[in-house]
Molecule: small-subunit ribosomal RNA
Organism: uncultured bacterium
RNA sequence: CCCUUAGAGUUUGAUCCUGGCUCAGGACGAACGCUGGCGGCGUGCUUAACACAUGCAAGUCGAACGAGAAUCAUAGGAAGGAGAUUUCGGUCAAUGGACUAUGAGGACAGUGGCGGACGGGUGAGUAACGCGUGAGGAACCUGCCUUUCAGUGGGGGACAACAGUUGGAAACGACUGCUAAUACCGCAUGAAGCAGCGAGGGGGCAUCCCUUUGCUGCCAAAGAUUUAUCGCUGAAAGAUGGCCUCGCGUCUGAUUAGAUAGUUGGUGAGGUAACGGCCCACCAAGUCGACGAUCAGUAGCCGGACUGAGAGGUUGAACGGCCACAUUGGGACUGAGAUACGGCCCAGACUCCUACGGGAGGCGGCAGUGGGGAAUAUUGGGCAAUGGGCGAAAGCCUGACCCAGCGACGCCGCGUGAGGGAAGAAGGCCUUCGGAUUGUAAACCUUUGUCAACAGGGACGAAACAAAUGACGGUACCUGAAGAGGAAGCCACGGCUAACUACGUGCCAGCAGCCGCGGUAAUACGUAGGUGGCGAGCGUUAUCCGGAAUUACUGGGUGUAAAGGGUGCGUAGGCGGGUCUGUAAGUCAGAUGUGAAAUGCAAUGGCUCAACCAUUGAACUGCAUUUGAAACUGUGGAUCUUGAGAGUGGGAGAGGUAAUCGGAAUUCCCGGUGUAGCGGUGAAAUGCGUAGAGAUCGGGAGGAACACCAGUGGCGAAGGCGGAUUACUGGACCACAACUGACGCUGAGGCACGAAAGCGUGGGGAGCAAACAGGAUUAGAUACCCUGGUAGUCCACGCCGUAAACGAUGAAUGCUAGGUGUAGGGGCGAAAGCUUCUGUGCCGGAGUAAACACAAUAAGCAUUCCACCCUGGGGAGUACGACCGCAAGGUUGAAACUCAAAGGAAUUGACGGGGGCCCGCACAAGCAGUGGAUUAUGUGGUUUAAUUCGAAGCAACGCGAAGAACCUUACCAGGUCUUGACAUCCAACUAACGAGAUAGAGAUAUGUUAGGUGCCCUUCGGGGAAAGUUGAGACAGGUGGUGCAUGGUUGUCGUCAGCUCGUGUCGUGAGAUGUUGGGUUAAGUCCCGCAACGAGCGCAACCCCUGCCAUUAGUUGCUACGCAAGAGCACUCUAAUGGGACCGCUACCGACAAGGUGGAGGAAGGUGGGGACGACGUCAAAUCAUCAUGCCCCUUAUGACCUGGGCUACACACGUAAUACAAUGGCCGUAAACAAAGAGAAGCGAAGUCGCGAGGCGGAGCAAAACUCCAAAAACGGUCCCAGUUCGGAUUGUAGGCUGCAACUCGCCUACAUGAAGUUGGAAUUGCUAGUAAUCGCGGAUCAGCAUGCCGCGGUGAAUACGUUCCCGGGCCUUGUACACACCGCCCGUCA
Repeated sequence: CCCUUAGAGUUUGAUCCUGGCUCAGGACGAACGCUGGCGGCGUGCUUAACACAUGCAAGUCGAACGAGAAUCAUAGGAAGGAGAUUUCGGUCAAUGGACUAUGAGGACAGUGGCGGACGGGUGAGUAACGCGUGAGGAACCUGCCUUUCAGUGGGGGACAACAGUUGGAAACGACUGCUAAUACCGCAUGAAGCAGCGAGGGGGCAUCCCUUUGCUGCCAAAGAUUUAUCGCUGAAAGAUGGCCUCGCGUCUGAUUAGAUAGUUGGUGAGGUAACGGCCCACCAAGUCGACGAUCAGUAGCCGGACUGAGAGGUUGAACGGCCACAUUGGGACUGAGAUACGGCCCAGACUCCUACGGGAGGCGGCAGUGGGGAAUAUUGGGCAAUGGGCGAAAGCCUGACCCAGCGACGCCGCGUGAGGGAAGAAGGCCUUCGGAUUGUAAACCUUUGUCAACAGGGACGAAACAAAUGACGGUACCUGAAGAGGAAGCCACGGCUAACUACGUGCCAGCAGCCGCGGUAAUACGUAGGUGGCGAGCGUUAUCCGGAAUUACUGGGUGUAAAGGGUGCGUAGGCGGGUCUGUAAGUCAGAUGUGAAAUGCAAUGGCUCAACCAUUGAACUGCAUUUGAAACUGUGGAUCUUGAGAGUGGGAGAGGUAAUCGGAAUUCCCGGUGUAGCGGUGAAAUGCGUAGAGAUCGGGAGGAACACCAGUGGCGAAGGCGGAUUACUGGACCACAACUGACGCUGAGGCACGAAAGCGUGGGGAGCAAACAGGAUUAGAUACCCUGGUAGUCCACGCCGUAAACGAUGAAUGCUAGGUGUAGGGGCGAAAGCUUCUGUGCCGGAGUAAACACAAUAAGCAUUCCACCCUGGGGAGUACGACCGCAAGGUUGAAACUCAAAGGAAUUGACGGGGGCCCGCACAAGCAGUGGAUUAUGUGGUUUAAUUCGAAGCAACGCGAAGAACCUUACCAGGUCUUGACAUCCAACUAACGAGAUAGAGAUAUGUUAGGUGCCCUUCGGGGAAAGUUGAGACAGGUGGUGCAUGGUUGUCGUCAGCUCGUGUCGUGAGAUGUUGGGUUAAGUCCCGCAACGAGCGCAACCCCUGCCAUUAGUUGCUACGCAAGAGCACUCUAAUGGGACCGCUACCGACAAGGUGGAGGAAGGUGGGGACGACGUCAAAUCAUCAUGCCCCUUAUGACCUGGGCUACACACGUAAUACAAUGGCCGUAAACAAAGAGAAGCGAAGUCGCGAGGCGGAGCAAAACUCCAAAAACGGUCCCAGUUCGGAUUGUAGGCUGCAACUCGCCUACAUGAAGUUGGAAUUGCUAGUAAUCGCGGAUCAGCAUGCCGCGGUGAAUACGUUCCCGGGCCUUGUACACACCGCCCGUCA
């Protein structure tokens, strides 16, 4: 220089941090689920080193040897003998081949040689020189092989086989006899070998080694044969293989700290190929260990493999190197080599055979079987190739090996078609019903032929020469023809994380890696459609690395998140000031050897490509040797003074230990005075006191602690130290500069000190005071409070060894702005003051920090050392073990299991029986009430066939309902209808409308038709609109559910003064600022200040009513005209427009402001009074029954009609009202008493008249400033005289009136009669601050009728407010918080 290094989800209302958990990637000897076309190359018992049936896996050599079967050849050839002949006696004779000899042949067994120590398997053991790496052997061996030198003479005696006898079931033997050899044994020869005794030369690394030479002693052999050779013996050398030793490296545990008697060393002897306690005798007492011995657990090691940016971490299948093992344990033999997988012996376990006497066996070789297990293959072919053993060779053997088979187990490659194709087909799915999507996808047209299947041809692999010889294999490969034909699945779709809808389900069924989904509209469950990803695979599970800087070497931390030891002294260790000089251990550079091959990387090449394979190169960061450099570190020497120490002179101090002394106070004792209480508390009681307390005075005793001084002052390492004096004693500080010369810093273990409580022994004991007792409090009170009171607190000696032992901050050194106090020294100065060192505080800059904060006394910038202090929360500082302790207990210190958080700092809210300020009929001050009575009305409850439904603290309850006899009506009983009581569409018909009759409770049904004939167009035939009837189906209908699916509307906090935004600024951020502060206001109202400047919704104002005036306008209003008519418009009034009030003026207060207090003027004065108007939001507040509406549900009924009933029930409870309980009253009377606001045509209804009255008759006037409805309390006069009344009017009876089809259930009113409760209301509680409360009547809506309710109107007309401590509600600021569903929170314990 280049290359390389990716994050996300989850703690919170939100934020930053700490911190864990989880995910995305890669890998695998894998397994499981679903699916599965082909080929190549690899790979396949990870578990029971569990047990094994069967076959094979190590034999070979006749050219070492004896014997030698079958068979063959040659020679001889017996018995028999077809046939011929015959003299019948026989003869000849093909044939037959017994047997014999020789030769070939070579099975099986034996002697002998070589090989069975290689190859193949497994990983149990092993923490070791076992392995890796690098050295050493001057302490060693090495068959076969290569090279060289020398030799191979001559003899001997046996043993198998074999034969015979014999034992045994068998395995296997025993005895007698015969025999060969390259089997065995002497003899000869023999050095260059070995040993001993000498002499000379050279070398090294200590013992020693090499070489020359003299003498003496010792040791060898085997033959075969095809005549080429192959063997044999001795010696030397090489190569190969092995053996031994050493440096370094090689897992975890200290809850394993001491281990070791052949142990460590020496001498001697033995043994070995060789060194060595390897073994033995004797002697000495060593040796290893905190740099981790010993012990325990786990494990074959490495090249490499996986992962990672790397450093690392994990791993050791396959391939390769080494080691160990071969049923378990032990042992040797043979051999060049073994302490021997397919050899031997012994013992154990197991299996098999047995005649019960005794024998046989060892798959962790290749296949295969059982078993175990989630799980791992054929009892295949071949020696053709490569390699091995034997042989001279041919050859034989070879489950090594080469191949094939099985398994998607892995990697790699290929295919399942390609192009065109819109009516965007059908089907599916969704839908806002229009359409969208599947989708160029399919169909259809054209075309290709990879793979598979079929047919024909057909290898390389052979190295090899003449022939012969290929398991794989008729395989790879080539060619041909046909046909899209035979070939696609799996997972996911809430976020992380690419990909969305419908239906089903309804905290069920289920999902889930983490967060988390599911309780009726689930993109999260199940299914479907669609989509995304990968693809002959896809998912899941297990494991490893990564992400994880989450063990931090690279590369972390410790004030509060986990984490500084309670403190000092000091050992080992680590680190260490200036200068000069040497050395070369560390360090740096060069060279050499090694770092096996394979793997990995690069380049090139071979299989069509790739995987795979081959060749070459670099690399293998390591180790060792060697040469050099000398800055730094180390080390040797010399030197220096600034670090450190010593010296001299000073002053300060609750530093420590011991002894002595002092006064105040408490308590107790004695005595005096004195009398009824004392004491204690929130209030009390227990307790003390008439036997004299408490109080007070005097005297005495005893113990403990030391007021004031006293101070974020002093001293000490920390714990800690406080009256005074004395004795002894430690440390720090300042000044001086003439001593030593790095003597220093830190400090694992160790040692010492170490508050309080506690323990032991002995003292002491006034006060205080665990335990304990009593009294209170309380639901309880094993507490808080009170009265007592023992250990203890005190002293001496000894133990304990812990604390929020805290600055929650280890020690040391250096450096890095300041300001201001204070303690102790020094210098300068007349003083003020300045300056310097050491300590102790506060503020603050840079810097640091998650923030809070720290900031020369650092938590800043650096260095060193320690704690081996931390590594998610809980379990747990627990258990076990060990050590310490008299005990109590302390120190050290886990795991199982469980959670997805636990935590730090800061932010915004909410909350507080926290604080400050302020407001409100909130309290207080008052007036009138409610709660008690009766009635009315609503609700709960109960009842019922039904008592329809809703409303539920305030903010439901005279509420929806501004009016349930029928209707209303939604409820119940009964009777009825089914395209419907209501809407739209279609078809047909029709005079729609209307009247009466019968049956019935009615709906309805039957049947008759008196009356009646409309609108538009017209070619006069008719058609159309509207209406009705009938019919079919789409549909109607639902006061059925869900106000927690919604719209709209409303309540409430609250007419409270708040709620926000833009830009800027501050903060990493949530957020803050503005909006806080000082004043002021009814008000976030205004003023001032201010890193804020502005703005919006709210406040206020604008609107309406009312109070004064003016102007204009006068009819139905008004009247200064005597009345009427008429006239007029001043007044009253009406209703339209204006004016008026603004702290404008004035005095004072205030900050020269805002504003406030008072005054003048004014009808009205500080918002004049009242109304409408309700910010952001809260309460899943209310309403699906006003209305609208999604989804669900009913459809001869949950729809519709009718009659009757019910909503009016009644033991009871609550709310809201009315009327009262009386004299401020009741009753009677007098009179032209006096309003406002409203209403009126199916209406208000006057006058007149009848009735005691409700009301009747009547019908003037009025669609209203005209007519009508239309006043009461008050006032005046009289009566009643405090009583259940001349109060009160409930209830009931009788008689009436009105409305209405109809007053029985169930209306209102009147008259007469009756005359209940009630004598001012417990706990508790409501309204109201002025034209208000209280009181009096009037009107209206609804309405046929029916208010004590509701909404309005006017008349009469008070009392009180000191004030903000308290109750309730609210606003602002501040503080604490473990709350955020926000205190109706959170949370602890017990029980289930």